[in-house]
RNA sequence: UAUAGAGAAAAGCAAACCCAUCGCGAGGUGGGGACGCAAAACUACAGGGGCUUUACAGCCAGCCAGUUGCCGCA
Numbered sequence: 001u002a003u004a005g006a007g008a009a010a011a012g013c014a015a016a017c018c019c020a021u022c023g024c025g026a027g028g029u030g031g032g033g034a035c036g037c038a039a040a041a042c043u044a045c046a047g048g049g050g051c052u053u054u055a056c057a058g059c060c061a062g063c064c065a066g067u068u069g070c071c072g073c074a
Base pairs, nucleotide, nucleotide: 005071012037013036017032018031019030020029021028022027035062041067042066043065047064048063049060050059051058052057
């Protein structure tokens, strides 16, 4: 340096559900909560995919993907 993700340590995020609020909706935001997560950090016309909408047009990064990245037994 690379691979390797632990019955390790430190730090972090927060599904369902509940309350408030915004939105026609998918969903967003704040508080509680903890199923899980090494990328569950960031990125949504200009990759794929899913969802909402009569349509225009939107939403989802905790589906894959892209970019960056903590610790560290062996």